[in-house]
Context: one part of a larger RNA
């Protein structure tokens, strides 16, 4: 000197961009944050239109929430960084040991049956949370047959290759496993197989922090056979047989850490760091299990312990902000219970459309970073005032001000006013053909009457803060008198202090400056 998610002092006029709980992964009150689909189903409250009449009730068409049943999502998005020194994470490779919903591509295909259950209704129990029983019903929900090979298993057999286990094609027999309809007739679904793309899992070489004042460490441990299991190899688990295997090339321990891109500083080489943003990983009160599912051992799911908090009619329930706001507590210390899905992305859905504290944007905060402004020119009677001196006079404060002239960024009043939109749907048209391409019209703004534009006014609204012995740019004076005080070294202050305080004056930066803390 640089830098910083910075804090503190003082001081403050404006924009644009950024960034904001670094402490207690502490405990949370209230709202939100993931739902959508009637073009799966089965229907109901209610409204409305009509009849009948006992005039408040039956019936009967339409239109139809909400719950339910069922399909797809909830395994992303969004937080945190407790763990974790390990194939976590980084880079290279391999999977002849795998998996993959939706999505495109291709091929073949959808025949026939039957039981059920929710809901609604009836009857109960409960302070509630909930919850039993009995009748009865559908589906794209569930089961059963039937149809099938380039799927799967199994035996046999050939050909081509490899990387050891083997692959890949093929040939024969056996065995076994599909499917769902909707419907405005325009299509949108299902079924199995094989390709791709996506995404995921496993292995491995090298890399990835201190301490040896840590030196021995392991019984499922090494290793083999078998079976299980698993999407797949594997001590992954078992059961058996062998006794191994790591280890000063630092095992075992014991500390402290999330890891990379990247940041910071360096002429580099190192050096410290892991905020924002992107990738990976780990976790979701704490330990732990599984369920469902292409995917999870699942933040806003299930069940079991524990701790905590609430509510109870004491019999028993509920909950989980390390999602976005908020609140207490901690702290030197980090913000609104804001708008809006317009736009980009995501869930469904055929769409319109819903839903989204992701997202966009507003608000607070000089936290940084950049930029603009606080006037500009003339102007010497070098006015006055302070301040200093060697004091009938000069210095300096100083072109500074008055005073003339000019401008109006900004303010501040008025008046016009965006891009961000291009789309999907739906009209027409074209091309071509049975599904897209193209054009053209119509529609959508939270931000916001915001940014910009223009008029009007008027120097009008806008300068501080550190320092001034030496390092290190900047001096006198008064006051105190080893007091009171400064201080980052040296030091300075005891009666002439350019070092304390205070005045004038000057340096050095500026809407900031200083302190202070870290790291180079």
């Nucleotide at each position: 000197g640089g830098a910083u998610g910075a804090a503190c002092g003082c001081u403050a006029g404006c924009g644009g961009c950024a960034g904001g709980c670094c402490u207690a992964a502490c405990a949370c009150a209230u709202g939100c944050a993931a739902g959508u689909c009637g073009a799966g189903g089965g229907g109901u409250a209610u409204a409305u239109g009509g009849a009948g009449c006992u005039u408040g009730c039956u019936c009967u068409a339409u239109a139809g929430a909400g719950a339910c049943c069922g399909g797809c999502g909830c395994a992303c998005g969004g937080g945190u960084g407790c763990g974790u020194a390990a194939c976590g994470c980084g880079u290279a490779u391999g999977c002849a040991a795998u998996c993959u919903a939706c999505c495109u591509u291709g091929u073949a295909c959808a025949g026939g049956g039957g039981a059920a259950u929710a809901g609604c209704c009836c009857a109960g129990g409960g302070a509630a949370a909930c919850u039993u029983g009995g009748a009865u019903u559908a589906a794209u929900g569930c089961c059963c047959c039937a149809u099938a090979g380039u799927a799967u298993u199994a035996u046999a057999g050939a050909a081509c290759g490899g990387c050891a286990u083997u692959g890949u094609u093929u040939u024969a027999u056996a065995a076994u496993u599909a499917a769902a309809g909707a419907u405005u007739u325009a299509u949108c679904g299902g079924u199995a197989c094989a390709a791709g793309a996506u995404g995921a899992g496993c292995a491995u070489g090298c890399g990835u922090a201190c301490c040896a004042u840590u030196a021995g460490c392991u019984a499922g441990u090494u290793g083999g056979u078998g079976u299980g299991g698993u999407a797949a190899c594997g001590g992954c688990a078992c059961a058996c047989c062998a006794a191994g295997g790591c280890u000063a090339c630092g095992a075992u321990g014991g500390u402290u850490a999330g890891g990379g891109g990247c940041c910071c500083u360096g002429a580099g080489a190192g050096g410290g760091g892991g905020a924002u943003c992107c990738c990976c990983c780990a976790c979701a009160c704490u330990g732990g299990u599984a369920c469902u599912g292409a995917g999870a051992c699942a933040c806003g799911g299930a069940c079991c312990a524990g701790a905590c908090u609430c509510c109870u009619a004491c019999g028993g329930g509920a909950g989980g902000c390390a999602g976005c706001a908020g609140u207490g507590a901690g702290g030197a210390a980090u913000a609104u219970u804001g708008g809006a899905c317009a736009a980009u992305g995501g869930g469904c859905g055929a769409g319109a459309g819903c839903c989204u504290g992701a997202u966009c944007c507003a608000g607070c905060c000089a936290u940084g970073c950049c930029g603009c402004g606080u006037g500009c020119a003339g102007g010497a009677a070098g006015a006055c005032u302070g301040c200093c001196c060697u004091a009938u006079g000069g210095g300096u404060u100083g072109u500074a001000a008055a005073c003339u002239g000019c401008u109006u960024u900004u303010a501040u009043a008025c008046g016009g006013g965006a891009a961000g939109a291009a789309a999907c749907a739906c009209c027409c048209c074209c091309u071509c053909g049975u599904g897209a391409g193209g054009g053209g019209g119509c529609u959508u703004g939270a931000c916001g009457g915001u940014a910009c534009c223009g008029u009007a006014c008027g120097a009008a609204u806008a300068a501080g803060g550190a320092u001034c012995g030496g390092c290190u740019a900047a001096c006198u004076c008064c006051g105190u008198g080893c007091c009171a005080g400064c201080a980052g070294c040296c030091g300075c202050g005891g009666u002439a202090a350019u070092a304390c305080g205070g005045a004038g004056g000057a340096u050095c930066c500026a809407a900031g400056c200083g302190u202070u803390a870290u790291c180079c």